A computed fold for a 92-nucleotide RNA, annotated as THF (Tetrahydrofolate) riboswitch aptamer. The sequence was found by an Rfam model in a public genome assembly. The prediction has a mean pLDDT of 82.
């Protein structure tokens, strides 16, 4: 110097373990914030916070508790995952 890669936040499938089914969770809209490859800036997306309006599937046992169901949590593991510069690794 030319030329190929890695990694982020985070998504998606998901063993198995829980919550709820007396309706919290998810999802939707409006505000504020905050993190987001090693660094520098941005997107996109993600998170928390308050507010708002919507809103659900039980069945079965004598009970123990089973099977359902919830755009449910968590998640063994598997995919996927930064634009520009610089940095980094490999070849030349």
């Nucleotide at each position: 110097a030319g030329c190929a890669g890695a990694g982020u936040a985070g998504c998606c499938c998901g063993a198995a373990a829980g919550c709820g089914u007396u309706a919290a969770g998810u999802g939707u809209c409006u505000u504020g914030a905050a993190a987001u490859g090693g660094g520098a800036u941005g997107u996109u997306g993600u998170u928390c916070a308050a507010g708002a309006a919507c809103g659900a599937a039980a069945a079965c046992g004598a009970a123990a508790g089973u099977u359902g169901c919830g755009g449910u949590u968590u998640g063994a593991g598997g995919g996927c995952g930064c634009g520009u510069c610089c940095g980094u690794u490999g070849c030349u």